RNA sequence: GCGGAGGGCUGGAUGGCCGCGGGGCGAAAGCUUCGAGGAAAGUCCGGACUCCCGUUGGCAAGGGUGCCGGGUAACGCCCGGCGGGGGUAACCCCAGGGAAAGCGCCACAGAGAAGAGACUGCCACGACCCCAAGGUUCGCCUUCGGCACAGCGUGGUAACGGUGAAACGGUGGGGUAAAAGCCCACCGCGGGACUGGUAACAGGACCGGCACGGCAAGCCCCACCCGGAGCAAUGCCAAAUAGGGGCCUCGCGCGGGGGCCGGUCGGGUAACCGAUACCGCCCGCAGGGAUGCCAACGCCCGAGAGGCCCGGGUUGGCAGCUUGACCCCCCUUGGUAACAGGGGGGGCAGAGGAAUGGUCAUCCAGGGGCGCUUGCGCCCUGGACAAAAUCCGGCUUACAGGCCCUCCGCGCAU
RNA sequence: GCCUCUAUAGCUCAGCUGGUAGAGCACCUGAUUUGUAAUCAGGGGGUCGCGGGUUCAAGUCCUGCUGGGGGCACCA
Numbered sequence: 001g002c003g004g005a006g007g008g009c010u011g012g013a014u015g016g017c018c019g020c021g022g023g024g025c026g027a028a029a030g031c032u033u034c035g036a037g038g039a040a041a042g043u044c045c046g047g048a049c050u051c052c053c054g055u056u057g058g059c060a061a062g063g064g065u066g067c068c069g070g071g072u073a074a075c076g077c078c079c080g081g082c083g084g085g086g087g088u089a090a091c092c093c094c095a096g097g098g099a100a101a102g103c104g105c106c107a108c109a110g111a112g113a114a115g116a117g118a119c120u121g122c123c124a125c126g127a128c129c130c131c132a133a134g135g136u137u138c139g140c141c142u143u144c145g146g147c148a149c150a151g152c153g154u155g156g157u158a159a160c161g162g163u164g165a166a167a168c169g170g171u172g173g174g175g176u177a178a179a180a181g182c183c184c185a186c187c188g189c190g191g192g193a194c195u196g197g198u199a200a201c202a203g204g205a206c207c208g209g210c211a212c213g214g215c216a217a218g219c220c221c222c223a224c225c226c227g228g229a230g231c232a233a234u235g236c237c238a239a240a241u242a243g244g245g246g247c248c249u250c251g252c253g254c255g256g257g258g259g260c261c262g263g264u265c266g267g268g269u270a271a272c273c274g275a276u277a278c279c280g281c282c283c284g285c286a287g288g289g290a291u292g293c294c295a296a297c298g299c300c301c302g303a304g305a306g307g308c309c310c311g312g313g314u315u316g317g318c319a320g321c322u323u324g325a326c327c328c329c330c331c332u333u334g335g336u337a338a339c340a341g342g343g344g345g346g347g348c349a350g351a352g353g354a355a356u357g358g359u360c361a362u363c364c365a366g367g368g369g370c371g372c373u374u375g376c377g378c379c380c381u382g383g384a385c386a387a388a389a390u391c392c393g394g395c396u397u398a399c400a401g402g403c404c405c406u407c408c409g410c411g412c413a414u
Numbered sequence: 415g416c417c418u419c420u421a422u423a424g425c426u427c428a429g430c431u432g433g434u435a436g437a438g439c440a441c442c443u444g445a446u447u448u449g450u451a452a453u454c455a456g457g458g459g460g461u462c463g464c465g466g467g468u469u470c471a472a473g474u475c476c477u478g479c480u481g482g483g484g485g486c487a488c489c490a
Stems, first nucleotide, its partner, number of pairs: 001410010012363007020035006037385001041396002044394005049230004053298007062226005067081005082096001083094004097221002102219002104215003119161001121157006128151001130146002132143004169187006188210001189208003194203003234319004244310007253285005261280003264275004287301003312489003326347009364383001366381007415486007424439004433470001441457005463479005
């Protein structure tokens, strides 16, 4: 210098004028202070929070995750490692458990597609045929004949050709009628004592002639995790309406106590006394209380509770609401790292149908043009993706341009 | 804001366990008719919304985007 790999930052600055939202001060006018992002986005994961009586456990169903170890509030995220693949390398990619538990699928082509198959080939045997010899009425017939050729039949074989995404080990040699792990050498494959490592896994003496194709982002099996809904959750206040109608589900059971009070019954003129099968009352049990079932404990109810649909009314206020597992910087301890602990400093909108904007001037990158004194002057242009809506941790996707750091390969110079 | 569904021919829709995408209407050509419609015969037309992955093979399975649709307030 050229080409490449990984990571980080930034993504306009200052001022004037006009305007918007929140807070504070003020009687008001007004003053003052704060006011978008790295993704605020997609809503794809994980939580906080709230409600569905609560908490815990088990089973079933459904959903999810999937090498190993660690981090974390948690995760499908992050870090480190292992294995596989790509690249000369820096480095990048991988939904990366199980196919010897079972079921299913493997189109077309091809002989054969999962304990498969024999089309072309190759080889052996037989002798219908064929060949040879002889006979003949010229159709054919006969031989304890033959197997060289072409076909045929029976058997062997899977090396060769070809098909396919995939063909049941590969190469070489021996062997054979021809062949074949049939045998041997090397490679591959399977098992594997033992060794190292927390583990995934790696190495591997030795053994086995090879048995075990692919697909689980098909069903499934194994291990682990998960209750449902969502701030339009939810609680409170106010206003208004016909405080309406229809349908459905479950339940309205048992025992005891007490007579103070209310019923009721009996006595009494009455005050009152007594009883209490029954009702109100009190207690206990059964029973009930979101999600499919069950269990335990607690709480509430214990006679009403819940759901759906139609119709009607309102479009108000307050809380939830933003200071929290929060973010940034510096130092420090442990750790390879993610991260965790400690110390110091700084920062953080809270509206609620929704503010964070517009314009002008100067400057800064960047682009274009002109002029020449060749690195300056002048003019024009001009800054991406996109924008909070309960909050937080991630992932993914979008992003003009600019800057910085580390590393790799090649070339040149020293 | 939150939750859901969906995308296949010009239009409306099929396509179940992956194996060269179909139907009806519409369109074109021919026949029939004096001509048109109807009818009959034949034909054309598809990046299966887009990208990536799994697989030998993807409309179908998985995933990321894009477009479109639907629902969710409170009171009694």
Molecule: RNase P RNA; transfer RNA
Organism: Tabrizicola sp.